Molecule: Guanidine-I riboswitch aptamer
Organism: Terrihabitans soli
RNA sequence: AAACCAUGCCGCUAGGGUUCCGGUCGCGCUGACGCGCGGCGCUGGUCCGAGAGCAGCAAGCCGCGCCAGACAGCGCGGCCACACGGCGGGACAAAAGCCCGGGAGAU
Numbered sequence: 001a002a003a004c005c006a007u008g009c010c011g012c013u014a015g016g017g018u019u020c021c022g023g024u025c026g027c028g029c030u031g032a033c034g035c036g037c038g039g040c041g042c043u044g045g046u047c048c049g050a051g052a053g054c055a056g057c058a059a060g061c062c063g064c065g066c067c068a069g070a071c072a073g074c075g076c077g078g079c080c081a082c083a084c085g086g087c088g089g090g091a092c093a094a095a096a097g098c099c100c101g102g103g104a105g106a107u
Base pairs, nucleotide, nucleotide: 007058008057009056011054012053015048016047020045021044022042023040024039025038026037027036028035029034060079061078062077063076064075065074066073082102084105088100089099090098
């Protein structure tokens, strides 16, 4: 200086918008209850949702043991660290800490 590895899934949260629900405003219809059309992300529900957030399961590595021995398998225990980060683009209805991305870049 460079390369490799730093895993996967499930649930939750930060966060996100507006397909649906709901709300609200306007217009029209109804005797009324309510209905239709349009506007508005509007506390919320549905929905999306973190590499650098939380938790769990699995995998992996190490040690010990079981297994006649080896491979494999099983059990128990331990480890599973660190991580500043754009612009821009992409998908879904749309947006985002989602994906591009442990990227570009910085130290």